[in-house]
Molecule: transfer RNA
Organism: Methanocella paludicola SANAE
RNA sequence: GCGCCGGUAGUGUAGUGGUUAUCACUAUGGCUUGCCAAGCCAUAAACUCGGGUUCGAGUCCCGACCGGCGCA
Numbered sequence: 001g002c003g004c005c006g007g008u009a010g011u012g013u014a015g016u017g018g019u020u021a022u023c024a025c026u027a028u029g030g031c032u033u034g035c036c037a038a039g040c041c042a043u044a045a046a047c048u049c050g051g052g053u054u055c056g057a058g059u060c061c062c063g064a065c066c067g068g069c070g071c072a
Base pairs, nucleotide, nucleotide: 001071002070003069004068005067006066007065010025011024012023018055026044027043028042029041030040031039048064049063050062051061052060
């Protein structure tokens, strides 16, 4: 330099173009217990950036940045 794959809460992860963006861990509060742990309930927390297509984009298209793999 070229090609391919990926980028979503603090971490990991799902997501047919249209529900309030999924689940787990985590954090906070509550329930439970004589206390702790475990368990249960609630809440908090995210779509890398810029443009385009569309009535509507996390999703499709173009570019940039970052990461991984391969080729030279």